RNAcentral holds the full RNA, with entries from ENA and SILVA. A computed fold for a 350-nucleotide part of an RNA from an uncultured bacterium, annotated as small-subunit ribosomal RNA, central domain.
Context: one part of a larger RNA
RNA sequence: CUGGGCGUAAAGCAUGUGCAGACGGGUUGGUAAGUGGUGUAUGAAAGCGUCCGGCUUAACCGGGCAAGCGUAGGCCAGACUGCCAGUCUUGAGAAUGGGAGAGGGAUGUGGAAUUCCGGGUGUAGUGGUGAAAUGCGUAGAGAUCCGGAGGAACCCCAGAGGCGAAGGCGGCGUCCUGGCCCAUUUCUGACGUUCAGACAUGACAGCAUGGGGAGCGAACGGGAUUAGAAACCCCGGUAGUCCAUGCCGUAAACGAUGUCGACUAGGCGCUGGGCGGGUAAUACCGCGCGGUGCCGCAGCUAACGCGAUAAGUCGACCGCCUGGGGACUACGACCGCAAGGUUAAAACUC
Numbered sequence: 001c002u003g004g005g006c007g008u009a010a011a012g013c014a015u016g017u018g019c020a021g022a023c024g025g026g027u028u029g030g031u032a033a034g035u036g037g038u039g040u041a042u043g044a045a046a047g048c049g050u051c052c053g054g055c056u057u058a059a060c061c062g063g064g065c066a067a068g069c070g071u072a073g074g075c076c077a078g079a080c081u082g083c084c085a086g087u088c089u090u091g092a093g094a095a096u097g098g099g100a101g102a103g104g105g106a107u108g109u110g111g112a113a114u115u116c117c118g119g120g121u122g123u124a125g126u127g128g129u130g131a132a133a134u135g136c137g138u139a140g141a142g143a144u145c146c147g148g149a150g151g152a153a154c155c156c157c158a159g160a161g162g163c164g165a166a167g168g169c170g171g172c173g174u175c176c177u178g179g180c181c182c183a184u185u186u187c188u189g190a191c192g193u194u195c196a197g198a199c200a201u202g203a204c205a206g207c208a209u210g211g212g213g214a215g216c217g218a219a220c221g222g223g224a225u226u227a228g229a230a231a232c233c234c235c236g237g238u239a240g241u242c243c244a245u246g247c248c249g250u251a252a253a254c255g256a257u258g259u260c261g262a263c264u265a266g267g268c269g270c271u272g273g274g275c276g277g278g279u280a281a282u283a284c285c286g287c288g289c290g291g292u293g294c295c296g297c298a299g300c301u302a303a304c305g306c307g308a309u310a311a312g313u314c315g316a317c318c319g320c321c322u323g324g325g326g327a328c329u330a331c332g333a334c335c336g337c338a339a340g341g342u343u344a345a346a347a348c349u350c
Stems, first nucleotide, its partner, number of pairs: 003322004007304002012318001014201004021194003025088007033081002035077004040072003049065006091191001092188003095184005103177007110154001115149007125136002162169002206247006215241002220236004258317006266295007274287004299306002323350003332343004
């Protein structure tokens, strides 16, 4: 050193791509580095174990043997791992033919509604609340009709629905573009899995520069409520919310569940292909595949619950935890324009 764990008790990195590393399908031959065996040399003494012996015993001491731990080079073995050479198709990828989708980027475009502006009609209220008031309105509001401007979001469809690695994605058209599924088993022939570091992506808020600004609305002003009201309610309203470009890099970034693979009763839905049956064609039924839900056997679990989309039974690799507070902190380092982020202690204390 060989420990136990990570849905909710401490613990799965926000997500992906992926170098090094670790691990790696069937089969044939070779090799002998790992591995097993054998013998040689060496492995001081002391120590440990054991058998004797010496102090009246023991501790202690003396002697013999054994164990133990390597190192070097020799020989033997050839299962497993490695390495070399060959071969195979199940893993992986490709081809061909189909398919679904709010996947991404750019550009154009549509209608409803809110607000504002101009004009018409028209007169005293309107708005708001638990009730009011602030506010708006005789300089003509609110209501109603016509015209115009501008910004943002897309009713119904809409679903326990779909797509994406995650964040996330919803009017309609066009262009560019990523991934996925099904079928045929045509091709390549292990080309694979995971991944420290690295790189990329990453809601909201926030920052920089320029634009835009309808509605909403931190801050702020006012009206109420109240003992007070730094709030909840009401009238206003700036940043912001929107666009372009560049930063930031966090989250209850959640399935609080890392990725990949294998195996292990069933039942009921939704969704995308295929095949067979059925039909005039749908519908409908059956079979097999991909995705997404509910229930449940065995098993697991402290319980709750999970249960082929596992938290069951196993394997490979990575990340992480190790009593509470101090502390998602200090210091240092790196990153950032800043805000701050990442990494991350100790004293002390219970």